[in-house]
RNA sequence: CAACGCCGUCAGACGACCGCGGUUGCCAUCGUCGCAAGAUCUUGGCAGGCGAGGAAAGUCCGGGCUCCGUAGGGUGCGGUGGCUGUCAAAUGCAGCCGUCUUCUGUGAUGAGAGGAUAGGGAUAGUACAACAGAAAGUAUACCGCCUCGGCGGCGCAAGCCGUCGCGGUAAGGGUGAAAUGGUGGAGUAAGAGCCCACCGGGCGAGCCGCGAGGUGAGCCGCAUUGAAAACCCCACCGGGAGCAAGCCCAGAUGUCCGGGAUGCGCGCAAGCGCCGGGUGCGACCCGCACCCGAGACCGGCGAAUCGGGCGCUAGAGCACUGGCGGCAACGCCAGAGCGAAGAGAAAUGGUCGUCCACGACAGGACCCGGCUUAUCGACGGCCUUCAUCA
Numbered sequence: 001c002a003a004c005g006c007c008g009u010c011a012g013a014c015g016a017c018c019g020c021g022g023u024u025g026c027c028a029u030c031g032u033c034g035c036a037a038g039a040u041c042u043u044g045g046c047a048g049g050c051g052a053g054g055a056a057a058g059u060c061c062g063g064g065c066u067c068c069g070u071a072g073g074g075u076g077c078g079g080u081g082g083c084u085g086u087c088a089a090a091u092g093c094a095g096c097c098g099u100c101u102u103c104u105g106u107g108a109u110g111a112g113a114g115g116a117u118a119g120g121g122a123u124a125g126u127a128c129a130a131c132a133g134a135a136a137g138u139a140u141a142c143c144g145c146c147u148c149g150g151c152g153g154c155g156c157a158a159g160c161c162g163u164c165g166c167g168g169u170a171a172g173g174g175u176g177a178a179a180u181g182g183u184g185g186a187g188u189a190a191g192a193g194c195c196c197a198c199c200g201g202g203c204g205a206g207c208c209g210c211g212a213g214g215u216g217a218g219c220c221g222c223a224u225u226g227a228a229a230a231c232c233c234c235a236c237c238g239g240g241a242g243c244a245a246g247c248c249c250a251g252a253u254g255u256c257c258g259g260g261a262u263g264c265g266c267g268c269a270a271g272c273g274c275c276g277g278g279u280g281c282g283a284c285c286c287g288c289a290c291c292c293g294a295g296a297c298c299g300g301c302g303a304a305u306c307g308g309g310c311g312c313u314a315g316a317g318c319a320c321u322g323g324c325g326g327c328a329a330c331g332c333c334a335g336a337g338c339g340a341a342g343a344g345a346a347a348u349g350g351u352c353g354u355c356c357a358c359g360a361c362a363g364g365a366c367c368c369g370g371c372u373u374a375u376c377g378a379c380g381g382c383c384u385u386c387a388u389c390a
Stems, first nucleotide, its partner, number of pairs: 002385002005382006012355007020051002023048006031040003053361001057372002060370005065242004072286004077238005082096005097119001098117007106390005120233002125231002128226002142173002144169003148165007181199005200222001201220003206215003246310004256300004263274004275293006317338002320335006
């Protein structure tokens, strides 16, 4: 200097004028309370400050928060899937393990730096795998090889050739992505892990590691493929619904109809116990709580209201300095600082001028931690580009 990969910061800037939304202070004004001071409220003026994002998008994951009497147990349903750690939690993030893979001039052996991973179970079971092929799961005999037998031909004979049949076989050939371990030997009527050697495969003591795993003496002739991002099995997690959640104020709400368990015992009575019925919005069962047995509650036609306020922005907060622990993600301690939009049919716009990196993707709606997708450019940082032999 170049190339690959990874990470971080910014997200046009400045000025002027006019115009929006919130907020602070001052002044004035309508009303209310108050003896007054003053408080509060409506409207207006002046001055000052603040006013969209790294993804605000998607609504994918996890929570905070609110409500459902409890959120208790179980089933169902849903989700996750290597290990350890981190976090409020997470399927996120960090590190590590396994498998596959890329780069480092050629080949070999190492080493290093990256990338992907939906990474538990196929011996619990069920389903699936086109065509070709005889046969695709402990399956199978098309061509073939061999023993025996029948028939025919040749031959003096031994025997040879052809054909048919019972039986044996899976070494040779064919089909296929794949034919049920490979090579060599020995053996056989011909063959075959039938047997042997090596390779491969299965089990695997011991040792190392928190663990996933790594290494591995030795033993066994030893082989039922793929796929679970098919159903399923195993392990772990999950109560449900959601800001149109929910809370408060003002005001209004004519009336009706149908269904409904309708008991027992003790007691003077109040009441208590048992039994039965009902309710507890958002799957069911159990438990629990409450109500009713002179009526709990369920269903139907219909009516009024749909106005205002809160929730609504101070949090698992942001930003900085120093120290400690950790490979890291991250955690702990101390100090000092900030107040960063809260609209409510939805605010941040328009004009002019200057600069240069010539500006893309793009606009909150309860909030936060992540993931994914889109994207113009500028700046900064880290790692690798290796060793031995030929």
The RNA shown here (Bacterial RNase P class A) has 390 nucleotides and comes from a Planctomycetales bacterium. Model confidence (mean pLDDT): 76 of 100. Rfam family: Bacterial RNase P class A. By type it is a ribozyme. The organism belongs to Planctomycetales, within Bacteria.